[in-house]
RNA sequence: AGAGUUUGAUCCUGGCUCAGAACGAACGCUGGCGGCAGGCCUAACACAUGCAAGGCGAACGAACUCUUCGGAGUGAGUGGCGCACGGGUGCGUAACGCGUGGGAACAUGCCUCAUGGUGGGGGACAACCGUUGGAAACGACGGCUAAUACCGCAUAAGCCUCUAGAGGGAAAGAUUUAUCGCCAUGAGAGUGGCCCGCGUUGGAUUAGGUUGUUGGUGAGGUAACGGCUCACCAAGCCGACGAUCCAUAGCUGGUCUGAGAGGAUGACCAGCCACACUGGAACUGAGAUACGGUCCAGACUCCUACGGGAGGCAGCAGUGGGGAAUAUUGCGCAAUGGGGGAAACCCUGACGCAGCCAUGCCGCGUGAGUGAAAAAGGCCUUCGGGUUGUAAAACUCUUUCAACUGUGACGAUGAUGACGGUAGCAGUAGAAGAAGCCCCGGCUAACUUCGUGCCAGCAGCCGCGGUAAUACGAAGGGGGCAAGCGUUGUUCGGAAUUACUGGGCGUAAAGGGCGCGUAGGCGGAUCGGACAGUCAGAGGUGAAAUCCCGGGGCUCAACCCCGGAACUGCCUUUGAUACUUCUGAUCUAGAGUCCGUGAGAGGAUGGUGGAAUACCCAGUGUAGAGGUGAAAUUCGUAGAUAUUGGGUGGAACACCGGUGGCGAAGGCGGCCAUCUGGCGCGGUACUGACGCUGAGGCGCGAAAGCGUGGGGAGCAAACAGGAUUAGAUACCCUGGUAGUCCACGCUGUAAACGAUGUGCGCUAGCCGUCGGGGGGCAUGCACUUCAGUGACGCAGCUAACGCGUUAAGCACUCCGCCUGGGGAGUACUGCCGCAAGGCUAAAACUCAAAGGAAUUGACGGGGGCCCGCACAAGCGGUGGAGCAUGUGGUUUAAUUCGAAGCAACGCGAAGAACCUUACCAGCCCUUGACAUGGGUGUCGCGAACCAGAGAUGGUUUCCUUCAGUUCGGCUGGAUACCACACAGGUGCUGCAUGGCUGUCGUCAGCUCGUGUCGUGAGAUGUUGGGUUAAGUCCCGCAACGAGCGCAACCCUCACCCUUAGUUGCCAUCAUUUAGUUGGGCACUCUAAGGGAACUGCCGGUGACAAGCCGGAGGAAGGUGGGGAUGACGUCAAGUCCUCAUGGCCCUUACGGGCUGGGCUACACACGUGCUACAAUGGCGGAUACAGUGGGCCGCGACCUCGCGAGGGGAAGCGAAUCUCUAAAAUCCGUCUCAGUUCGGAUUGUUCUCUGCAACUCGAGAGCAUGAAGUUGGAAUCGCUAGUAAUCGUGGAUCAGCAUGCCACGGUGAAUACGUUCCCGGGCCUUGUACACACCGCCCGUCACACCAUGGGAGUUGGUUUUACCCGAAGGCAGUGCGCUAACCGUUCGCGGAGGCAGCUGACCACGGUAAGGUCAGCGAACUGGGGUGAAGUCGUAACAAGGUAACC
Repeated sequence: AGAGUUUGAUCCUGGCUCAGAACGAACGCUGGCGGCAGGCCUAACACAUGCAAGGCGAACGAACUCUUCGGAGUGAGUGGCGCACGGGUGCGUAACGCGUGGGAACAUGCCUCAUGGUGGGGGACAACCGUUGGAAACGACGGCUAAUACCGCAUAAGCCUCUAGAGGGAAAGAUUUAUCGCCAUGAGAGUGGCCCGCGUUGGAUUAGGUUGUUGGUGAGGUAACGGCUCACCAAGCCGACGAUCCAUAGCUGGUCUGAGAGGAUGACCAGCCACACUGGAACUGAGAUACGGUCCAGACUCCUACGGGAGGCAGCAGUGGGGAAUAUUGCGCAAUGGGGGAAACCCUGACGCAGCCAUGCCGCGUGAGUGAAAAAGGCCUUCGGGUUGUAAAACUCUUUCAACUGUGACGAUGAUGACGGUAGCAGUAGAAGAAGCCCCGGCUAACUUCGUGCCAGCAGCCGCGGUAAUACGAAGGGGGCAAGCGUUGUUCGGAAUUACUGGGCGUAAAGGGCGCGUAGGCGGAUCGGACAGUCAGAGGUGAAAUCCCGGGGCUCAACCCCGGAACUGCCUUUGAUACUUCUGAUCUAGAGUCCGUGAGAGGAUGGUGGAAUACCCAGUGUAGAGGUGAAAUUCGUAGAUAUUGGGUGGAACACCGGUGGCGAAGGCGGCCAUCUGGCGCGGUACUGACGCUGAGGCGCGAAAGCGUGGGGAGCAAACAGGAUUAGAUACCCUGGUAGUCCACGCUGUAAACGAUGUGCGCUAGCCGUCGGGGGGCAUGCACUUCAGUGACGCAGCUAACGCGUUAAGCACUCCGCCUGGGGAGUACUGCCGCAAGGCUAAAACUCAAAGGAAUUGACGGGGGCCCGCACAAGCGGUGGAGCAUGUGGUUUAAUUCGAAGCAACGCGAAGAACCUUACCAGCCCUUGACAUGGGUGUCGCGAACCAGAGAUGGUUUCCUUCAGUUCGGCUGGAUACCACACAGGUGCUGCAUGGCUGUCGUCAGCUCGUGUCGUGAGAUGUUGGGUUAAGUCCCGCAACGAGCGCAACCCUCACCCUUAGUUGCCAUCAUUUAGUUGGGCACUCUAAGGGAACUGCCGGUGACAAGCCGGAGGAAGGUGGGGAUGACGUCAAGUCCUCAUGGCCCUUACGGGCUGGGCUACACACGUGCUACAAUGGCGGAUACAGUGGGCCGCGACCUCGCGAGGGGAAGCGAAUCUCUAAAAUCCGUCUCAGUUCGGAUUGUUCUCUGCAACUCGAGAGCAUGAAGUUGGAAUCGCUAGUAAUCGUGGAUCAGCAUGCCACGGUGAAUACGUUCCCGGGCCUUGUACACACCGCCCGUCACACCAUGGGAGUUGGUUUUACCCGAAGGCAGUGCGCUAACCGUUCGCGGAGGCAGCUGACCACGGUAAGGUCAGCGAACUGGGGUGAAGUCGUAACAAGGUAACC
């Protein structure tokens, strides 16, 4: 410090996720030792048991025990001190509670210092004794008694009160004679109470709150100020700088994180606060409204004799419960500290220790060295080896830790040690007792095999798994950390993803629709003054601990100790005065006023004009009009449309008209008048900062809509009809009501857009245009200036597009707004509205994206240019019939398999009767039909017999018997058997593959190097202007070159020449039936080599180019015809059944053999063909001319037989020689339009040929039979010249079988205006939400499942307010006839003062009644939308002009 993830790729925006650190943690697996820490985060839930606060006899009296009689001790009670500390918890509390810094009107036991005093009396009450109540707890009555208990009196330095002169008020003693106490006053220290400034969570979907409330006067009360309380008076006080209300929360030092700023947090330790079962209350006291005190009320638990009592672990242990989860009912007061005491001492679950727990941090160990045959085993393997791995074993060492034995502390300055026989030290033995966890697709270090087969599973994100998974599970190996390792949870970080440091708002989320203006914020120049901000110095404070630095102590470290720094803060004070601020004075550049002048659809009101539409009246006139893609609804013979004249009415203003003008925006358009707002220019007289922005607020605000009343020509939601359509609640047409118009009122929203808030300053230009001003002259031009409005463009900015003095540049000011997509601008709440609705505005849940700009493609019912038998123009077909053939389907034991739009279907198959053959049935074989290796044996020929359907098996007999030989079973070959390795598979996967092939397409394209441009994907080149069949060529150009394609080179046909002349040819000579023979090689031909054509020549055109047009010559003319040749790639195209091949599967079978069957089935559907439907023909007859090619298990002349297929003989020929071989269309005659003398299917019968064999299932012949069919619906195919059409011929395969396929020649047309349309393709451009690329993407309803949520009659609970009722305990006030020791008086009877009980009153907790507010839970029936889900239904809304442009 970053990384992964949106895309085909790119840049950006933006969210999600990861790597780090931390924890009072928990869970899973594992676990050796020690040190130091930590350990109920949940139920402030309930608690059994024990302990956690007592001590003092030197305050006091009784009682008791011991006694050496001197005394010592125990101890209930009285009395004094303590129990308000220490310990626990975080309920409550948003507060002067806490933090920090100040303040004045206070108190203070014990402690310290100082001063003064401590005289003399009195009356009681416990204990105790007696009587007595009660189960108990606990009392009642009578009697005795002491004190440092209680009460007067005296005294008063100082103290308090006050009317300034008076008044008031104290004490306690003990005793060992040295002290400890007591009283008053003052001071101190420390502690506590009170007040104030500042800081201290979220919510405005909480906006108003408050009546002791705010202040005053007086009184009361308190330790003290104060509405703290009361009476009276006034009406204030708080609040947008957030009152009140709601929710949440103890606060801090600190802790965690972070570079910091911040964010989160408040366990342990420390300071403060609050609480002690819940609520209330006071008493005592220096101090409490009191955790282990009291009283009352309530809930709960326990005891009870039912009358009544007892209790409060949020002290330490411990129990139950809750929970994912948190320890021992331990030891000790030895240390530190606390209480009491003069002290000894007692008490102390504070504390010191120990126990449990890997909860954390830190340290240590589980061994070290040598050791290659690189052991065995495991795993992998290309079978060679590699790896585990010096790892182990083995040998040599060591002994930390643990164990055992011994010794043995510091903590304790003299005594006292729980810890503890602990730490430490010494010794002994032995490698001995001690390693796991997670991960290995990328992020992220680490890879293989097997299993599994979208299953099981993994997953933090992206994503893995559908038969070759480095992602699941296991193993081997590896990586990381280590007594731990992972997971989960939480916090910060990364996240500049709330942006103070440090972000944004044209299109990504985001500028308010526009203005006016309040508060607030910000604000021109000069000179003074002040010093609030600001800056500097000093002082105080900022507890300790923590963090940091230095040093020290435990062997180190963690940990602990000492010192320093720091604590970024607050307060006080002294200074500085530039800037901001405040204040005084002045100025004119901002702003405004005034004068002159100008332009304008700026606004409002009232008039007025013409064109057009419609309607009405009248005339002319007749059958249509209207409307559309085409129609129909509609109007019209009752006279429409058209046309002429006249009239009525409403609305809108053609031309001018213009990126022209005006306005803040919405918006504004005939003309005239009136009223009125704003703006520009010129002048520079006046004011003197008067300015800018603007939360709330107020106003304006298109269209539609609403209310009331008018108006209504045209247009036109709704609606109706007609069309269209599968449907058509639409688009189109005919009608048509609200509405559109006016007046008044409401609504308050728009893609209210420049998707760009306002103001001011600065920063190159150039070209237009609107309105003014200035000077110059050639008077229609240029120059200049101010203010607007446009186009381009430098710098700069931007993710890019783009913006660019009208900024989206450089700065400042103020306001508004944004923080992933969906849910949702929705629900609820509140406000507004008559309603419709508007404003404000969430959450649950869900996704790993949603987006912006640009790029390359692909696509478009986008555009431009161009090509092709693509259309058109023609000719002939297919689709109808019969048959052939292939396919689908069906059938079947099997009908083997593959091919599937073009680019499967006369395709693989250039030939299924057996074979082929892969299928089916049956019968057989098992090292196999075939290959290699090992062992053993055999090897020839002929004949006969048996079994079987056959393949085959078996037997007998005869001859002595494979080849070579170095004579050796030595070598080779063949064959049989045996055993094992193995063979074999047309079994699966063409989506694991090679090779080959199809297709786009013989289309003109596809790329690279370097350079340049761009952040980049990419672009450029390859685009542009011409041209071409062509990315063919030329020109231009930030490109320059190059490669694969095109073309050419190759073959063939057409012309000529040369060479050659048999089997070919015959002009000349001879000859013959015949080129038959002689002869010849001129010609034809054959087959080898050359030539020829190149836009070369001429004219025109074009740019002086490339080229195009025409012409000449030429056999051929502009690639002369045809072929071969197929770029980068696309279709997971086809083929595992040609072959090859990975993996999987079968192995007496999924292998092999044989026989028979099947591939030939047949209701039907499709493709491709053949033959026809006839006269351009059929039949009969006659008769001429081809070319390619084939031939020895062959072609077969010729002769002969048969009506014929063919048969029997048979010459020649391995072929320019012989043969197939005869060509057919042609010509002549006949038939005369009919199911025929057309057509030949089908069927019967007789034959022929091939073959082992024609039944299933061949071809052919003869005779007989004579079906459909009379030119073919929608639709569709081929062809541009020697082509189509038509005619025959040959060949491959092949025993036989062709209408198929591949070739060959004969005869031989028609048409092409042209590129609008259909199909396919190329280039450029445009749009895109597509990229699996339009066979794309994608929307909504409905149906189903699940999830969260709104409404909902109600219901339950919490909390709170108001009114009223009740009114315990308690203090206060009043009363006090009952009771009353201390003081006073006294006549000694009593009275007084004072006090107590009791009673009364207001206050008040709990409780109750009623009415609300608010929050939460549940929620019937029902209901609203939303989200998610692999395959559902209906349509096709959006993305292309998305087929009606889309959107608000």

The RNA shown here (small-subunit ribosomal RNA) has 1448 nucleotides and comes from an uncultured prokaryote.
The RNAcentral record of the sequence draws on ENA.
Its mean pLDDT, the model's own confidence on a scale to 100, is 84.